[in-house]
Molecule: transfer RNA
Organism: Minisyncoccota bacterium
RNA sequence: UCCCCCGUAGCUCAACGGCAGAGCGGCUCCCUGUUAAGGAGAAGGUUCCUGGUUCGAAUCCAGGCGGGGGAG
Numbered sequence: 001u002c003c004c005c006c007g008u009a010g011c012u013c014a015a016c017g018g019c020a021g022a023g024c025g026g027c028u029c030c031c032u033g034u035u036a037a038g039g040a041g042a043a044g045g046u047u048c049c050u051g052g053u054u055c056g057a058a059u060c061c062a063g064g065c066g067g068g069g070g071a072g
Base pairs, nucleotide, nucleotide: 001071002070003069004068005067006066007065010024011023012022013021018055027041028040029039030038048064049063050062051061052060
C1' cells in the first nucleotide's frame, strides 16, 4: 500500500428496508433462619462517525475511524 470480515445494552450475540431484541450480568421484590439455587418484575441503546439513496435505513451506497485476518 492492496484485499476480505467485523463494529447494535455492561458482556456474548440476534434483528425481510417498516416497533431495536434475546441470553448472561446488574437492580427491585417473593421464597429461605441466612446465603446459594429457584420464581416474578422493571430498568438499561446517539445501532462507531459523517454524508448519500429512500415515504421510511441497524439494514442499501460512498468516505472515514477502530478491531481481526490475508497478500506484497